Background
This is a predicted structure of an 89-nucleotide RNA (c-di-GMP-I riboswitch aptamer) from a Syntrophomonadaceae bacterium. The organism belongs to Syntrophomonadaceae, within Bacteria.

RNA sequence: GAGCGACAAGGGCAAUCCUGCUGAAAAGCAGGGACGCAAAGCAAAGGGUCUAAGGUCGGUAGUCCGGCUAAGAUAGCCUGGCUGACGAA
Numbered sequence: 001g002a003g004c005g006a007c008a009a010g011g012g013c014a015a016u017c018c019u020g021c022u023g024a025a026a027a028g029c030a031g032g033g034a035c036g037c038a039a040a041g042c043a044a045a046g047g048g049u050c051u052a053a054g055g056u057c058g059g060u061a062g063u064c065c066g067g068c069u070a071a072g073a074u075a076g077c078c079u080g081g082c083u084g085a086c087g088a089a
Stems, first nucleotide, its partner, number of pairs: 004087002012037002017032006035076001041082002045079003048074003054069006
């Protein structure tokens, strides 16, 4: 230095849920709180998944209903990229 990751040390993050705010929604942010996490730090490039405001197609008496669609979301779904603390086997 690379790889690896322990009932190690010192620290870190915080799922579900509850409250508030934002948003059409998915979801995000803040507070409470911990299921977990060695990258659960950063970043939507590829794939997956979620949503469907707008658009579009169809139905309808309709301002109603349905299909499709990401330019929305997810890094705590996977791959790949960037950065990084510690040191037993």
Its Rfam family is "c-di-GMP-I riboswitch aptamer". Gene Ontology term of the family: cyclic-di-GMP binding. The coordinates come from a structure-prediction model, not an experiment, and the mean pLDDT is 88.